Annotation: Glycine riboswitch aptamer from Nitrosospira sp., 102 nucleotides, folded computationally. Lineage of the source: Bacteria > Pseudomonadota > Betaproteobacteria > Nitrosomonadaceae > Nitrosospira. The sequence is in RNAcentral, with records from Ribocentre.

[in-house]
RNA sequence: GACAGGCAAUCUGGAGAGUGCUGGCAUUAUAUCCGGCCACCGAAGGGGCACGCGGAAUAGACAAUCCGUAAUCUCUCAGGUAAAAAGGACAGAGGGGUGAGG
Numbered sequence: 001g002a003c004a005g006g007c008a009a010u011c012u013g014g015a016g017a018g019u020g021c022u023g024g025c026a027u028u029a030u031a032u033c034c035g036g037c038c039a040c041c042g043a044a045g046g047g048g049c050a051c052g053c054g055g056a057a058u059a060g061a062c063a064a065u066c067c068g069u070a071a072u073c074u075c076u077c078a079g080g081u082a083a084a085a086a087g088g089a090c091a092g093a094g095g096g097g098u099g100a101g102g
Base pairs, nucleotide, nucleotide: 003102005098007096010093011092012091013090018038020037021036022035023034024033039081040080041079045077046075047074048073052069053068054067055066056065
């Protein structure tokens, strides 16, 4: 100096599940708001998990024990469930900045 990697933003794509019932204010209606009752979704966020991997102890090996560690798995706290809007893990694109360790 550059590459990989990481970070935030921009543009694009982006699933799933109830126009659920009901009381009240309002409204053309739905939505929203203040409640009640069920049924669902997983891809904001969050929680959890190992016969794998790394480590500890042990004279050594095996086994057992302990600790750490993951997700698109799982839970469904949060969020979401007509269309639209918004959100959306993840992916692509062009730039920006960073770039210890490799």